Context: one part of a larger RNA
RNA sequence: GGACGAACGCUGGCGGCGUGCUUAAUACAUGCAAGUCGAGCGAGCUACUUCGGUAGCGAGCGGCGCACGGGUGAGUAACGCGUAGAUGAUCUACCCUUGAGACGGAGAUACCUCCGGGAAACUGGAGUUAAUACCCGAUAACGCACAUUGAUUGGUUUUGAUGUGUUAAAGCGGUGCAAGUCGCACUUGAGGAUGAGUCUGCGGCCUAUCAGCUAGUUGGUGGGGUAACGGCCUACCAAGGCGAAGACGGGUAGCUGAUCUGAGAGGAUGAUCAGCCACAUUGGGACUGAGACACGGCCCAAACUCCUACGGGAGGCAGCAGUAGGGAAUAUUGCGCAAUGGGGGGAACCCUGACGCAGCGACGCCGCGUGAGUGAUGACGGCCUUUUUGGUUGUAAAGCUCUGUAAAGAGGGAAAAAUGUUGCAGUGAAGAGCUGCAAUUGAUGGUACCUCUAAAGUAAGGACCGGCUAAAUACGUGCCAGCAGCCGCGGUAAUACGUAUGGUCCUAGCGUUGUCC
Numbered sequence: 001g002g003a004c005g006a007a008c009g010c011u012g013g014c015g016g017c018g019u020g021c022u023u024a025a026u027a028c029a030u031g032c033a034a035g036u037c038g039a040g041c042g043a044g045c046u047a048c049u050u051c052g053g054u055a056g057c058g059a060g061c062g063g064c065g066c067a068c069g070g071g072u073g074a075g076u077a078a079c080g081c082g083u084a085g086a087u088g089a090u091c092u093a094c095c096c097u098u099g100a101g102a103c104g105g106a107g108a109u110a111c112c113u114c115c116g117g118g119a120a121a122c123u124g125g126a127g128u129u130a131a132u133a134c135c136c137g138a139u140a141a142c143g144c145a146c147a148u149u150g151a152u153u154g155g156u157u158u159u160g161a162u163g164u165g166u167u168a169a170a171g172c173g174g175u176g177c178a179a180g181u182c183g184c185a186c187u188u189g190a191g192g193a194u195g196a197g198u199c200u201g202c203g204g205c206c207u208a209u210c211a212g213c214u215a216g217u218u219g220g221u222g223g224g225g226u227a228a229c230g231g232c233c234u235a236c237c238a239a240g241g242c243g244a245a246g247a248c249g250g251g252u253a254g255c256u257g258a259u260c261u262g263a264g265a266g267g268a269u270g271a272u273c274a275g276c277c278a279c280a281u282u283g284g285g286a287c288u289g290a291g292a293c294a295c296g297g298c299c300c301a302a303a304c305u306c307c308u309a310c311g312g313g314a315g316g317c318a319g320c321a322g323u324a325g326g327g328a329a330u331a332u333u334g335c336g337c338a339a340u341g342g343g344g345g346g347a348a349c350c351c352u353g354a355c356g357c358a359g360c361g362a363c364g365c366c367g368c369g370u371g372a373g374u375g376a377u378g379a380c381g382g383c384c385u386u387u388u389u390g391g392u393u394g395u396a397a398a399g400c401u402c403u404g405u406a407a408a409g410a411g412g413g414a415a416a417a418a419u420g421u422u423g424c425a426g427u428g429a430a431g432a433g434c435u436g437c438a439a440u441u442g443a444u445g446g447u448a449c450c451u452c453u454a455a456a457g458u459a460a461g462g463a464c465c466g467g468c469u470a471a472a473u474a475c476g477u478g479c480c481a482g483c484a485g486c487c488g489c490g491g492u493a494a495u496a497c498g499u500a501u502g503g504u505c506c507u508a509g510c511g512u513u514g515u516c517c
Base pairs, nucleotide, nucleotide: 001517002516003515004514006513007512008511009510010509013368014367015366016365017364018363019361020360021326026324027323028322030321031320032319035064036063037062040061041060044057045056046055047054048053071279072278073277081203082202083201084200085199086198087197090196091195095192096191097190098189099188100187101186103137104136105135112127113126114125115124116123117122143166144165145164146163147162148161149160150159151158171184172183173182174181175180205251206250207249212242213241214240217239218238219237220236221235222234223233224232254276255275256274257273258269259268260267261266281302282301283300284299285298304315305314306313307312332358334357335356336355340354341352342351343350344349371402372401373400374399381393382392383391384390406458408453409452410451411450412449416444420440421439422438423437424436425435426434427433461506462505463504464503465502466487467486468485472501473500474499475498476497482489483488
């Protein structure tokens, strides 16, 4: 000199864009943060009714989602991360392309009704019913398993032929008199896309006042297990494996793109944003599922908190707000799904503290303003002085002439809107669909922006002035009171303390402290 997620002191007009618990991964009151589908299913309820039905709500069964999005950095020195590869050792719901198919049947169960248990949370028995829930049979190969056999590769492989065995399915909504047809779902293959698992080379902290470490340890065989290789697990066998190029131990730490600094090399950092990882009160475990060993799921144990009829139950903000505590220190229990994105749905639509916005904080960066011109009696006052003079404050003020940013008031007033919905037109067999036009849909917000009104009116401070270092005099004090980043000032004329006047620097900030280069 630069930088900061800063804090503290004094001061403080406006706007834009950012940013805001670095400490206790401490404890949490309250509200919200993950639902949706009636075009899968059978009840029930409400409203209307021309008594035929129509519209809506909807507990329960069922489907999809809840593994995303959001938070935090405790743990982790590790294939966790970065980079480059491997997978001839693997999986992948929804999506896209493409092949084949969807036939026949059976039984149950929730809701509901009845009878109970319990303070509650909740729960037992009997009876009844449906499905895109569940099950059985049929059919099926290019799938899977096994056997035989050929080709291929550096390689455990890859690929072809033959045979045997084996594995499926579900309907719903338009339209039509119907046959059918259209759409959405369903089953089974092949390919793609996306996402993930696993393995490997290399790279990135400190410590030797840690020198030896290791029995599933290192390797093999058989078996098990996994989507998959593997001591991943197990039985047996062998005695190996790592290490001064630092094993093992201890300390510290999420890693990276990047950020700060620096001419660079390098050094430091890892807030916000983005990628990866790990965690969800603490420890352990599995279930479901394409995917979890699952933040707002389950079970067990522990600590803590709450309810209780003392028998037993309930909970998990490191989601968004908010509270207490800790601390030098860090915000609103706000508005909206209008946009972007996500989940469900054929759609309308519903949900979304993701997100979009607003609020608070000079916390940072940037922009603007606090007026401009003229004006000498060089006014009054202050301060200094060689003293009744001069200097300085100082064109500064007053006065005169203007301007109108911001703030204030009044009027007008957006873009962000695309979809979707409704109407019309075209295309089309069609009232599916597609295309075009018009109307409608905005939290922010009557905001931005524009115009007008009045009025210089409402808006300047902080530090410093001995040298480093830009800027000095007077008075007070008298090694006192005090200053101080270093050198050092102060003991009677202190440019260094305190005050005043003047000056210097920066400016809505200025200084101090802390940390890094």
Small-subunit ribosomal RNA, 5' domain from a bacterium, 517 nucleotides, folded computationally.